[in-house]
RNA sequence: GCUCUCAUCGUCUAACGGCUAGGACGCCGCCCUUUCACGGCGGAAAUCGGAGUUCGAUUCUCCGUGGGAGCA
Numbered sequence: 001g002c003u004c005u006c007a008u009c010g011u012c013u014a015a016c017g018g019c020u021a022g023g024a025c026g027c028c029g030c031c032c033u034u035u036c037a038c039g040g041c042g043g044a045a046a047u048c049g050g051a052g053u054u055c056g057a058u059u060c061u062c063c064g065u066g067g068g069a070g071c072a
Stems, first nucleotide, its partner, number of pairs: 001071007010025004018055001027043005048064005
């Protein structure tokens, strides 16, 4: 330099182009308990950036950024 691939809550991980973006752990609150832990209930929290296509984009296309792999 070229090609391929990945990027979603704090972490890990889902999401036929039509969701209020789901789940687990963690965090917060309440219940339970003499207290803690366990357990139960509830809550906050995310789509890497910019364009494009589309009635509609997390999803498709392009560019960029960052990670990984291969070739040279």